About this RNA:
Predicted 3D model of a 74-nucleotide RNA (transfer RNA) from a Chloroflexota bacterium. Rfam family: tRNA. Its family is annotated with triplet codon-amino acid adaptor activity in the Gene Ontology. By type it is a transfer RNA. Taxonomically the source falls in Chloroflexota (Bacteria, Bacillati). The RNAcentral record of the sequence draws on ENA.
Parts: sequence; structure tokens; C1' cells
RNA sequence: CCCCCGGUAGCUCAGCGGAUCAGAGCAAGUGGUCGCUAACCACUGAGUCGCGGGUUCGAAUCCCGCCCGGGGGU
Repeated sequence: CCCCCGGUAGCUCAGCGGAUCAGAGCAAGUGGUCGCUAACCACUGAGUCGCGGGUUCGAAUCCCGCCCGGGGGU
């Protein structure tokens, strides 16, 4: 220098056929249950979808540039 994959909640990830409210599990918080803890049950909060621009009536999703991580090539 070139190619490929990835970046979405505190963590691990799904969604990447454009319109569904942006979701799951774990973790956290509150309440219930319990003699206490754990477990269990109910509820809650948490995200400028890596950054900037473009296309579009509408972008996490398509296009361009850049940044970061991983792998391969020269």
C1' cells in the first nucleotide's frame, strides 16, 4: 500500500430485502416472596446504531470519505 470481516444498551450479540416504537440475553435498580441470602415473580432505566457527508418522502440498513479493532496479501 491492497483485500476481507467487524464497530448497535454497562457486557455478549440480533436486526444490515429502506418505513414494525431500535431489540434479546446477562448485568444494574425498585418492589413482591422469604426468618436471611440465593433463586423465583413483576416492573424500570439505559443507545446522536463509530464519525462526517450524500441518495431518498423516509437510512442502523444503500453510496462516498475518515477513525478504531481483527484477519489475509505484497